Context: one part of a larger RNA
This record gives sequence, structure tokens and C1' cells, in this order.
RNA sequence: GAUUGAACGCUGGCGGUAUGCUUAACACAUGCAAGUCGAACGGUAACAGCAGAGCUUGCUCUGGCUGACGAGUGGCGGACGGGUGAGUAACGCGUAGGAAUCUACCCAGUAGUGGGGGACAACCUGGUGAAAACCAGGUUAAUACCGCAUAAUCUCUACGGAGCAAAGUGGGCUCUUGCCGAAGGAUGGUCCCGCGUUGGAUUAGCUUGUUGGUGGGGUAAUGGCUCACCAAGGCAACGAUCUAUAGCUGGUUUGAGAGGAUGAUCAGCCACACUGGGACUGAGACACGGCCCAGACUCCUACGGGAGGCAGCAGUGGGGAAUAUUGGACAAUGGGCGCAAGCCUGAUCCAGCCAUGCCGCGUGAGUGAAGAAGGCCUUAGGGUUGUAAAACUCUUUCGCCAGGGAAGAUAAUGACAGUACCUGGUAAAGAAACCCCGGCUAACUCCGUGCCAGCAGCCGCGGUAAUACGGAGGGUGCGAGCGUUAAUC
Repeated sequence: GAUUGAACGCUGGCGGUAUGCUUAACACAUGCAAGUCGAACGGUAACAGCAGAGCUUGCUCUGGCUGACGAGUGGCGGACGGGUGAGUAACGCGUAGGAAUCUACCCAGUAGUGGGGGACAACCUGGUGAAAACCAGGUUAAUACCGCAUAAUCUCUACGGAGCAAAGUGGGCUCUUGCCGAAGGAUGGUCCCGCGUUGGAUUAGCUUGUUGGUGGGGUAAUGGCUCACCAAGGCAACGAUCUAUAGCUGGUUUGAGAGGAUGAUCAGCCACACUGGGACUGAGACACGGCCCAGACUCCUACGGGAGGCAGCAGUGGGGAAUAUUGGACAAUGGGCGCAAGCCUGAUCCAGCCAUGCCGCGUGAGUGAAGAAGGCCUUAGGGUUGUAAAACUCUUUCGCCAGGGAAGAUAAUGACAGUACCUGGUAAAGAAACCCCGGCUAACUCCGUGCCAGCAGCCGCGGUAAUACGGAGGGUGCGAGCGUUAAUC
């Protein structure tokens, strides 16, 4: 000098834009953050309509009849999106390759969609429990479940053969949309490998599923992945093992570059979800707002037993030098479900707070010497503050007040928002601080103090004329900021 997710002190007018728990992966009250489909199904708890009945004439009852729809069966989605960086020195990441693999929804074709059956929720009845919840009996539907038929470029095969599927719905009078098999594509993953990837030798030896083979098992798939048997290997001074530290990268920052430091925001990958372990479902998880077990903690309890997981968005306590609202809207972009209408979406888009950074603008302009008053200095003549002020003339950015008023949106739909912007009015009117002035380093005098009080980045100032301390006048620098501290080059 440059830089920062900064903090602190003094000060603070406006706008645009970006950022905002770096510390305790500490504990969390409350609300919201993942639902949707009645065009899969049986139905009707609520609301509304319609029809009917009763009468007390404005109420009650009945009917799933209609719009719709609580709970339930079923489907798809809760593996995305959002958060965090604890762990990890690793094929984790980066880069360049590889093969023994899977892929719901989507795309283009291809072959089919025949005929049956038995249940279980809901519901009803009964029971247990404080609750959470659970048990027994009866009844019922389906795109839920199970046989049969059909069967190939599919699977297995001893090449003779054997085996495997399906579901309907809607409106209406032939269409829509589904379903099933196999193969292809697209997309997204899994696995393997070369090279690169922090410090310590005051860590020198490490290893028994260890290294390799054969054969079973397992996986979507290769493989000691796992198991049995056999062999005795494998790694290491080109640093194994151990230990400390750390998410990696695109990038960011500095620098002429080489290099150094760093990895907030944004983007890609990885890992994690109170701590540890486990599997289930599924195309996909060993699953943040799913399940089971153990542990710590918190809460409820009728003491028998139960409930919970903000490293989602807000917010609270705590820690800290330090970091925001318990806001609005699905209008846009995107996501889930749905034929659609639409519903959901703290993703997202916006608004709020903070000079935290960057950028822009303003705090007036012109004229104005009696060089006013006052202040300060003085050799007492004057000098300086200083065209500075006053005064006169002018302008109105920003602000404030009023009127109009978009684009973002498509035929309709705008949270932002009566916002941006435009016009009119208003009056110089509402808007300047901070550090420094011994040298480095731009900027000097007086007073006070007297090695005191104090200053200080380094050198050093202060013991009676201190340009170095404190105040004043003056000046330099920078400017809605200025200075200090911390950190990096």
C1' cells in the first nucleotide's frame, strides 16, 4: 500500500446494490417449513345445495341425491428442495481414463391387457388403559392381494425343454388416460484405476482377512465384500504405521510475476442430522421434519407407563468483541401431486433491521473589502481567521408535501406497492464529521504543566520558554465517514 463475513471509539443526510453467529455440531418455549389425488376404492364426520317428512312457520328430522370431503384402503411424492462442516489425510475431492452394472417419472417404437378367487382397514359390537394407544368378534370395496390362461428378440437349460405378466377409470358413443412384458434412448447414480492433495522421525517398523489362489455365498455389479480350505505373503526411508490439524474444488485475496495466504456469500462434489448401532419400505435411503434398539438430556403421568429431537425459516436462553424480523406472497421462477380446476411449497420472490462492504449523490451557486465584529498572534505598526461571514442575486439535486403512475403478465391473475418513474409546490431552507501537525509524513504558534500529569507504530518526548504532554487559535489529510485493534499478502 492492498484486502476483510470484521469488531471497538467518535460521528452520521439520501439512494442503489451485495453481505450479515467466523464463538457452543450448546440447549431449545411457540408458530410454520411435504403434501397431493374422489378421473383407483368403500364411504359420509363437517360445510353448502337439492328433495322429502314433521309441525311450534323457522326450527327439527330423513335421503350420499349433488357440490365437496374428516378419518380410512390405495397410488405418487416425503432419497428433491433447505441446513451445517462435527467427522474425514480418504479414490473424500480435483483431473484424466475404464467396465462387471442399476435407473421411478420422461421419449420413440414393439407385443399384450382373457377368465376367476379369498381377504384386510374403514364401519358396527364388546373390552383394556390416566394417557399414548391396544385387543377380540362381525361386515365390505378397489388401480390393494393371490391363483389360472396366454408367452417371446425375456430368464434358466443337461439344448430335449422348463418358467414368468397385466387394471382399470372418465366422459361419451369411440376416444382419453392408465396397466403389463421385453429391448432401445435420455437422465441420474454405483464401482475400479493413473496422477495431484497439510505438519511431525523427539512416531521406524506395520499387518493375520492380513497378501494371493481355489471353491461356495452375497451384491444391480467387480472384488477377502464374506466364509471354508491352501500358500506365506503384502506395505515401508520415494516415509509405511502412529500422531496432530483439516471438509475438497471452481474460486477469493495479495503480488509485475513466480509464489504466499485462504476456501464466508454463489456454483460442483462429499459427509452429517441429539450420541452410537441396525435394518425395513422403495427405482432410489441404511432416510434432517420415517421405523427399531441402547445411551444422555427434557417433558407428561393416575407411578403401571408414555412423548420429544431447529446443523429448515423466524424466534429464545447461553457463549461471545460480534452478526438481523416469532414479517408478506405464492404475483414471478422452480418443485410435488392432480386430466384439470387447483392444493401444498419459511425453496423462491419480496419487504423489515445494521454505514458491514462497494458504488453514486447531497449538505448550495454567483457577486461580495468597510478586508466588519469576535477569536488568536504581535516587534503593538499590524498580521491571520478571510470572500470566509453579513448583505444582494440565483438555483432546487436529495429530502418533505401534493397529483399522476408503470414494466415485471399471457385473455385473466402483482406479494412487492400507490413502489420505480414523471409532474407541480416548498424554502438555502432539514443534512459534517473524524484523525493528525518532532522525524519517518502533508501540516506551527501561544498558554498551562515542570522526568509530574501524560504521549508513543519505531526513533524517542516531558527535570521552567515542550512545534512531541493538556487546552486554544491556525493548518494538513480524508470525508458520511474517520481513526484504532485484529488478520493476510
About this RNA:
A computed fold for a 489-nucleotide part of an RNA from an uncultured prokaryote, annotated as small-subunit ribosomal RNA, 5' domain. The full RNA is in RNAcentral, with records from ENA.